[in-house]
Molecule: transfer RNA
Organism: uncultured Clostridia bacterium
RNA sequence: GCGCCCUUAGCUCAGCUGGAUAGAGUGUUUGACUACGAAUCAAAAGGUCGAGGGUUCGAAUCCCCCAGGGCGCG
Numbered sequence: 001g002c003g004c005c006c007u008u009a010g011c012u013c014a015g016c017u018g019g020a021u022a023g024a025g026u027g028u029u030u031g032a033c034u035a036c037g038a039a040u041c042a043a044a045a046g047g048u049c050g051a052g053g054g055u056u057c058g059a060a061u062c063c064c065c066c067a068g069g070g071c072g073c074g
Base pairs, nucleotide, nucleotide: 001073002072003071004070005069006068007067010026011025012024013023019057028044029043030042031041032040050066052064053063054062
């Protein structure tokens, strides 16, 4: 330099061919339970879906470009 893949909550990830309020587990906080903890149960907070632009009535999803990471080739 070229090709392919990945980037979504603090962490690990789902979201299948564009559609209605963006989710799960774990972690955090609060409450219940307990003599106190752990475990368990309930609730809550937490996201400009890597940045920018485009297509569309509508984009996490499609296209372009940039950035970061991984693999391969030269």